[in-house]
RNA sequence: AUUAGAGUUUGAUCCUGGCUCAGAUUGAACGCUGGCGGCAUGCCUUACACAUGCAAGUCGAACGGCAGCACGGGAGCAAUCCUGGUGGCGAGUGGCGAACGGGUGAGUAAUACAUCGGAACGUGCCCGGUCGUGGGGGAUAGCCCGGCGAAAGCCGGAUUAAUACCGCAUACGACCUACGGGUGAAAGCGGGGGAUCGCAAGACCUCGCGCGAUCGGAGCGGCCGAUGUCAGAUUAGCUAGUUGGCGGGGUAACGGCCCACCAAGCCUGCGAUCAGUAACUGGUGUGAGAGCACGACCAGUCACACGGGCACUGAGACACGGGCCCGACUCCUACGGGAGGCAGCAGUAAGGAAUAUUGGUCAAUGGACGCAAGUCUGAACCAGCCAUGCCGCGUGAAGGAUGAAGGUCCUCUGGAUUGUAAACUUCUUUUGAAUGGGACGAAACCUCUUUUUCUAAAGAGACUGACGGUACCAUUAGAAUAAGCACCGGCUAACUCCGUGCCAGCAGCCGCGGUAAUACGGAGGGUGCAAGCGUUAUCCGGAUUCACUGGGUUUAAAGGGAGCGUAGGAGGGCAGGUAAGUCAGUGGUGAAAUCUUCGAGCUUAACUCGGAAACUGCCGUUGAUACUAUCUGUCUUGAAUACCGUGGAGAUGAGCGGAAUAUGUCAUGUAGCGGUGAAAUGCUUAGAUAUGACAUAGAACACCAAUUGCGAAAGGCAGCUCGUUACACGAAUAUUGACUCUGACGCUCGAAAGCGUGGGGAUCAAACAGGAUUAGAUACCCUGGUAGUCCACGCCCUAAACUAUGGAUACUCGACAUACGCGAUACACAGUGUGUGUCUGAGCGAAAGCAUUAAGUAUCCCACCUGGGAAGUACGACCGCAAGGUUGAAACUCAAAGGAAUUGGCGGGGGUCCGCACAAGCGGUGGAGCAUGUGGUUUAAUUCGAUGAUACGCGAGGAACCUUACCUGGGCUAGAAUGCAGUCUGACCGUGGGUGAAAGCUCAUUUUGUAGCAAUACACAGAUUGUAAGGUGCUGCAUGGCUGUCGUCAGCUCGUGCCGUGAGGUGUUGGGUUAAGUCCCGCAACGAGCGCAACCCCCAUCAGUAGUUGCCAUCAGGUAACGCUGGGAACUCUACUGAAACUGCCGUCGUAAGACGCGAGGAAGGAGGGGAUGAUGUCAAGUCAUCAUGGCCUUUAUGCCCAGGGCUACACACGUGCUACAAUGGGGCGUACAAAGGGCUGCCACUUAGCGAUAAGGAGCCAAUCCCAAAAAACGCCUCUCAGUUCAGAUCGGAGUCUGCAACUCGACUCCGUGAAGCUGGAAUCGCUAGUAAUCGUAUAUCAGCAAUGAUACGGUGAAUACGUUCCCGGACCUUGCACACACCGCCCGUCAAGCCAUGGAAGCUGGGUGUACCUAAAGUCGGUAACCGCAAGGAGCCGCCUAGGGUAAAACUAGUAACUGGGGCUAAGUCGUAACAAGGUAACCAAU
Repeated sequence: AUUAGAGUUUGAUCCUGGCUCAGAUUGAACGCUGGCGGCAUGCCUUACACAUGCAAGUCGAACGGCAGCACGGGAGCAAUCCUGGUGGCGAGUGGCGAACGGGUGAGUAAUACAUCGGAACGUGCCCGGUCGUGGGGGAUAGCCCGGCGAAAGCCGGAUUAAUACCGCAUACGACCUACGGGUGAAAGCGGGGGAUCGCAAGACCUCGCGCGAUCGGAGCGGCCGAUGUCAGAUUAGCUAGUUGGCGGGGUAACGGCCCACCAAGCCUGCGAUCAGUAACUGGUGUGAGAGCACGACCAGUCACACGGGCACUGAGACACGGGCCCGACUCCUACGGGAGGCAGCAGUAAGGAAUAUUGGUCAAUGGACGCAAGUCUGAACCAGCCAUGCCGCGUGAAGGAUGAAGGUCCUCUGGAUUGUAAACUUCUUUUGAAUGGGACGAAACCUCUUUUUCUAAAGAGACUGACGGUACCAUUAGAAUAAGCACCGGCUAACUCCGUGCCAGCAGCCGCGGUAAUACGGAGGGUGCAAGCGUUAUCCGGAUUCACUGGGUUUAAAGGGAGCGUAGGAGGGCAGGUAAGUCAGUGGUGAAAUCUUCGAGCUUAACUCGGAAACUGCCGUUGAUACUAUCUGUCUUGAAUACCGUGGAGAUGAGCGGAAUAUGUCAUGUAGCGGUGAAAUGCUUAGAUAUGACAUAGAACACCAAUUGCGAAAGGCAGCUCGUUACACGAAUAUUGACUCUGACGCUCGAAAGCGUGGGGAUCAAACAGGAUUAGAUACCCUGGUAGUCCACGCCCUAAACUAUGGAUACUCGACAUACGCGAUACACAGUGUGUGUCUGAGCGAAAGCAUUAAGUAUCCCACCUGGGAAGUACGACCGCAAGGUUGAAACUCAAAGGAAUUGGCGGGGGUCCGCACAAGCGGUGGAGCAUGUGGUUUAAUUCGAUGAUACGCGAGGAACCUUACCUGGGCUAGAAUGCAGUCUGACCGUGGGUGAAAGCUCAUUUUGUAGCAAUACACAGAUUGUAAGGUGCUGCAUGGCUGUCGUCAGCUCGUGCCGUGAGGUGUUGGGUUAAGUCCCGCAACGAGCGCAACCCCCAUCAGUAGUUGCCAUCAGGUAACGCUGGGAACUCUACUGAAACUGCCGUCGUAAGACGCGAGGAAGGAGGGGAUGAUGUCAAGUCAUCAUGGCCUUUAUGCCCAGGGCUACACACGUGCUACAAUGGGGCGUACAAAGGGCUGCCACUUAGCGAUAAGGAGCCAAUCCCAAAAAACGCCUCUCAGUUCAGAUCGGAGUCUGCAACUCGACUCCGUGAAGCUGGAAUCGCUAGUAAUCGUAUAUCAGCAAUGAUACGGUGAAUACGUUCCCGGACCUUGCACACACCGCCCGUCAAGCCAUGGAAGCUGGGUGUACCUAAAGUCGGUAACCGCAAGGAGCCGCCUAGGGUAAAACUAGUAACUGGGGCUAAGUCGUAACAAGGUAACCAAU
């Protein structure tokens, strides 16, 4: 010092796996904003082009001199002239410097860099040692004269100096040497000076600075080696001075550095060569670390200086501000010629998202020159600009509740929040402003003095500040001068309102937005950071997501198809040697800075300084020897060999066999055969099929046969016999002595299909043909049929080549089966070995599962994986006759793709069961007419809703007005109703007139209550004002409530426990049984809840109690008759309470539950019949128009009132019904039997009138009393006689009745007349299992009346059938498959059509860099050289080699582009089909054709 996770695949889960986020960073940029200071940083792009200024000079103490300046001297009246005499000094000669400092990163993958070593070298200035510094010579700049040129500049003549140049002399060192010897040097200048010489200068002496030779040092540089240093193998071979040698040349020095000759080497899978990219390092960022990425600033090295080449000078350069040449570009020009190089500092233009001043000073530090003063220095130090970064400070502090106003929100007389926030009071003054003071950085050099052998040291004095009006300090006034940015759905801290309405927009990922958006935009509030905040970009992290630390490969991506085997990697026991790896000590190095740490200095910090530690590395050296390595020796257990035995569909070659099939011949025999779901094509009277005999052919080998066996491995191998051959195993001895394991590259084998050549060809059978099926059917089915299937030889080389599981070794519980051995007398079995299998434990695994034949525990080696798609595709290469195979990408696109398991749902999966589900029956609907509802159409309106089952005689249980919601028109606006408050008027009520369709408008009129003397108050009514209106307007997808449906189906859950990582499971499954999750038994479950059943109501039996309005058996009375009357309480009945039924009893079966029986008994028998009762949930089912209600909309209208109209329309379609079509009937007459209801604005007996609907009279009854009320089918008799009728009744005409303000649109009923369709209904379809269907009437609600044939109840008469569960429909449970979960009305594939995008091929076209060959060749070095110059040395010129550049040629590589073309990806609602997922309706998939 020390490791954090989250979101996102699913209905949910676990896993795999990618994508995304939170952190840190920056030479940054952009948006919004901006007070101060300190310290840093600042062209990342065009190594693009540059105007202007500056960036390298200095020395007069090297020299000749003197243009310009100053002084002195001289001449002259003066202007002025002369004078190098002095200070100094332009230009020039000469010396040193200019090779440093400064810039940039183009090139460079090694001539570089880093680290560590090495030997064959150089070195100006600096330091130390030794020795010298003598004496001569000839030139040449400058100056002067002349000439050419526009200029740059150049040429000629004359003269001159030196620390310039050249001889001579000398030689301590040095160099060469044949060891005799030989060769080679220098320069002077300045200060001071007593004596001597000298006119002077000077000689001379001394001091200082120089010069030459040489030895050494320091520092610097040149060279060599080792190790390390990016990625590509779709770059595998490269190289000719190449590799080495010998001899030369050259260099400061080694060396093929160069040359001649000789040899044929050298590099390379530990990656040569090639193409791409890149300056390297100290370090920087990040990270727990290991790593990964980077190489700005600072520091070290390298490279470059417009592009390229070359040398010169020099100690040092092949030279940024030097030269020559070629090229490109720019500028000047008198057109002849010239000039230039900011990748120095500023600055300009351009490029770009983007990067500063044409500043000050040499005061300090450093550098050049100089003796020095000093000069120069865009190095440097400072200042300026920029929030670019880091650090620090501030924008005030304390108090202050009426919790002010304003804003925002809400459940809105009020509250919450903004918020102690503000106001207000007190205090402070950093920063800023003003005024004043005011630094450190400075000490030297210099002069003087002293000391010292030298070097040098000490003291004194004087001078020097760009920054700088600075930092800093003090004083004064005053809260005064100073806050923004982003975010608020989750990740992720922070929530509300309004607007918008899949629009506008947001978005890092998931995703928001389609009328109630915490996700868009605004606002209020909040959160985070703060002079900044966000966004974009970059890198690291998270990512254990390339895994060394630290991953995997049965099914998720991933084991090579298999073996042999090379290199390589790994390797048994014992002993010894060595010491390469390894370990330890020590020495050197690892620059400084950085990082860490301890201190110190700026008020703090950033920053800076000092010390330490560290720099994990490299090199040397000394030791250790366990392990690895290496060498030697040895051993037997790994491995192998020999001997004996056993085993098998092991391989290969040859021969033989029978069955079947097909074909042929003959025979028997006659009409079909064959084939299918059903058929047809096909074969057949020219004799098929069938049967028998014989013959021929090819292919495959029934039974045995197996969960078997064999194979060095995989592919694979099956009749029998023989030959050849390989192997495994067992047992016991012997032999060798680690000989082993694995295995990149390589080699070999490798099903089927396919290819080549030649055979063969029976069966089967791609292609193909025909027949079916079908909407189609290029398929599935059928009839045929060719390649092929077989053999030989040669290719191909792929498979779901699978145990989806590489090989080897060792270890680790068991059980059983099986093949073949050994042991054994053994058919027993308890031993043992090698195989082949099943089950199970630990352990492992995401789970499923694996489990001594591991997917366990370990070791070794090889192969392979890193999200899905694009794609095993493209390009390239290799292989192949071809088909094709092997190797094998990217752009682009998606946020998933995937594995295992779970719960559901589903299946043209399976099992079990139920239901009027089918079947068996009865009656209907669908055809007709009418009624009614709906759709459609129409209309001013035909109000609205309901729409598969689960809308359609439904809301509506009753639309002429009303209802009424719709339309047209007329009116009202606090409104039609109600409350409260105020004012006015007055009792209220009422009456009348005008107008009008009415509503309404308007006019007139009548009348005052209670208390009190009164004022007044109260009550009531009207008018008016204010305030709460109203809305059948929208949203049933914002809701409550209610309802339908699955379904009266038997299910739906919970607690605890247990199992599972988990979703979940168990219970609830199983065996029985039931109408039932009903009950019983079993069981890791034990219990419980909601449902089922029961409890409730009606009906069926009996009993008790009670008898009026009901009843009447017995008794009595009475009538024409009647419970009519007395009476009765028996019966019926009424309506209250009880009883009764429980498989209780018997028998059979069964463990039980229970089932069965023409059982008994009983009114009723196994739930006696019926009703009410509807679990968890499903359908965003229905209803905002019953009601309620959130939100929205409307307010002289979408509200309210009124009149009229409409909801009743009518080419048509559908649903539900009624009436019929007739004789089981119609008509007439007669006779009988209910139940349940209703009745005072009512039911209405009875009488009268009318054919009748009704009317006029008129009893009873508020109802077990009276009335509606006649029940009808039925029964008896008569008639009709099969017809559009004596059936049927629509439609229409006429006349009426009733209700009602009112029957025209638009009522019902009555009577007379009229008399339509219809003669039993296609496909299809509905109801019903017993008092049911069918049929017959009765009543009621609503209601003035009624369109009622509807609805709801009631009773009468009263059947048929159910073998059974194969099928259709619906449902329940268990199980199975699933790629479904919006759940099969699911999911999903491919072509085609449309748009967009990237990409492959392509006739060609255009670039780029590189190599090769040839031609040409500047400058320049080197080499050669007779004529020219020079006495000579030498030079000019010429020649030669090399070469930048230029040109030509053929290739390769790479990039861009292209008519056309190929596929690919993406894109709510296009076309065609339906391939896959269920047995997906032909199981799917793999490879080939």

A computed fold for a 1489-nucleotide RNA from an uncultured bacterium, annotated as small-subunit ribosomal RNA. The prediction has a mean pLDDT of 84.